Background: This is a predicted structure of a 523-nucleotide part of an RNA (small-subunit ribosomal RNA, 5' domain) from Firmicutes bacterium HGW-Firmicutes-11. It was read from a public genome assembly. Rfam family: Bacterial small subunit ribosomal RNA. Rfam links the family to the GO terms ribosome and structural constituent of ribosome.
Context: one part of a larger RNA
């Protein structure tokens, strides 16, 4: 000198872009972050309306004066249409998006290969199908436990929930006998016979949907070469250890697992073991080789209070799912239940230190859905911090009697200094008012959170914006005055003991500038 997710000290006008717990994977209040579909089902509040018309009114009549009959208005049960909360059954999404860096020195990551050992929901492209019937459970209802969380029972009822039987390959399993090829097990292809295996229907007249099978595309699984930190003041490590057989398990290869045999594996080219770490793309730095780093951005990976362990499911051993321990924390009627911000804001704590309980689905993407929609703290913005980097401004021109004052002085003047005043402009940023986007796509209409923001014009006035470190040598910049080895400086190398260019203070001056130092880390 260069960098930074930076602090801290003074100081601080404005814009655009970015970044903003590095510490305690501490603890967590309150909101919000994952839902949709009525074109899969059944039910069905409510609410309009259109019917009814108990009842009620009593206008008016009648009247033997006891009373009777009796419009108009209001209007209950209950019926038909619509309309369809909310809960349930059932699909599809919750396995993406988002967050964090604990753990991991590993096929985790990177590269580069292989899978003849694999899977793949939606999405595409193709052939073929979709005929028949069952039983039942959620809701509702009734009765009932329980403070609550949550439940029992019985009766009833729907489907694209669930079975069963049919059909059926080029699918699946056995047997037969055959051609071709190969990379170690081996792979393809036509052929015969036996034998197995499915489907769902809505809305409505062209749409969405199921079911076999083969193919594509995406995403993902395993395998294996190389590379990936320190320590020997870890040298011996290993019993599912290493290999076979044989049976489970898996989508699939394998001790992955289990019997059973064998006695092997691996290592000073550092095994074991112990610290430390998330990899990489990149970033920083350097002429480069190197050297550091792993924020933000992208990719893979791992976790989600702490162990554990499975279910559904194309996909999870599953952040806002289930279960069992455990450790906090909360409710209880003491029997017994609830919770997990390493989403987004936001609270406590720890820290030297790191932001709003904010707007909007208008843009992009995502879910679901025919589609209108409808949900999205992803996202777009805003709000807060000079934390960083880029712009800009704090005024421009004229102005000598070299004013006034400060400071120094050899008292003669020097200097601050054209600097000030003072004319004479200009208006970027400010203020203030009127206009006012693009970002929205589309045959048009309609639809902006940002936002009356940017932008543009008119008016107002220099009027509201400079500070910070230095000035012995290294290094650019010197005098005065107090201090008197005191008070202090200080990165080295040193400075202060009566003229300190090194302490404090002032004039002056150098340096950079909305910043300047300082610490701290790497090169």
């Nucleotide at each position: 000198g260069g960098a930074u997710g930076a602090a801290c000290g003074c100081u601080g006008g404005c814009g655009g872009c970015g970044u903003g717990c590095c510490u305690a994977a501490c603890a967590c209040a309150u909101g919000c972050a994952a839902g949709u579909c009525g074109a899969g089902c059944g039910c069905g509040a409510u609410u309009g309306u259109u019917c009814g018309g108990a009842c009620u009114g009593g206008a008016g009549g009648c009247u033997u004066c006891g009373g009777c009959c009796a419009a108009a208005g209001g209007g209950a049960a209950g019926a038909g249409c619509a309309u369809g909360a909310a809960a349930g059954c059932g699909g599809c999404g919750g396995a993406c998006g988002g967050g964090u860096g604990a753990g991991u020195a590993a096929c985790g990551c990177g590269u580069g290969a292989g899978c003849a050992a694999c899977c793949u929901g939606c999405c595409u492209u193709g052939u073929a199908c979709a005929g028949g019937g069952g039983g039942a459970u959620a809701g509702c209802c009734a009765c009932u436990g329980g403070a609550a969380a949550c439940g029992g029972u019985g009766a009833u009822u729907a489907a694209u929930a669930c079975c069963c039987c049919a059909u059926a390959a080029c699918c699946c399993c056995g047997a037969g006998a055959g051609a071709c090829c190969g990379c170690c097990u081996g792979g393809u292809c036509a052929c015969u016979c036996g034998g197995g295996c499915a489907a769902a229907g809505c809305c409505u007249u062209g749409g969405c949907g199921g079911u076999a099978c083969a193919g594509g595309a995406u995403g993902g699984g395993c395998u294996c070469g190389c590379g990936u930190c320190u320590g020997a003041u870890u040298a011996g490590c290993u019993a599912g250890u290493u290999g076979g057989u044989g049976g489970g398990g898996u989508a699939a290869u394998g001790g992955c697992u289990c019997a059973c045999c064998a006695a092997g594996g691996c290592u000073u080219c550092g095994a074991u073991c112990a610290g430390u770490a998330g990899c990489c793309g990149a970033c920083c730095u350097g002429a480069g080789a190197g050297g550091g780093u792993g924020a933000a951005c992208g990719g893979c990976c791992a976790c989600a209070c702490u162990g554990g362990a499975a279910c559904u499911g194309a996909g999870a051993c599953a952040c806002g799912g289930u279960c069992c321990a455990g450790a906090c924390u909360c409710c209880u009627a003491c029997g017994g239940g609830a919770g997990g911000c390493a989403g987004c804001a936001g609270u406590g704590g720890g820290g030297a230190a790191u932001a709003u309980u904010g707007c909007a689905c208008a843009a992009u993407g995502g879910g679901c859905g025919c589609a209108a929609g409808c949900c999205u703290g992803a996202u777009g913005c805003a709000g807060c911090a000079a934390c960083g980097c880029c712009g800009c401004g704090u005024g421009a021109g004229u102005g000598a009697u070299g004013a006034a004052g400060g400071c120094c002085u050899u008292c003669g003047g020097g200097u601050c200094g054209u600097a000030a005043a003072a004319c004479u402009c200009u208006g970027u940023c400010c203020u203030a008012a009127g206009g006012g986007a693009a970002g929205a796509a589309g045959a048009a209409a309609g639809u902006g959170a940002c936002g009356g923001u940017a932008c543009c014009u008119u008016a107002g006035g220099a009027g509201g914006a400079a500070g910070c470190c230095c000035c012995g040598g290294c290094u650019a910049a010197c005098u005065a005055c107090g201090u008197g080895c005191c008070a202090g400086c200080a990165g080295c190398c040193g400075c202060g003991g009566u003229a300190a260019u090194a302490c404090g203070u002032a004039g002056g001056g150098g340096g950079c500038a909305a910043g300047c130092g300082u610490u701290a880390u790497c090169c």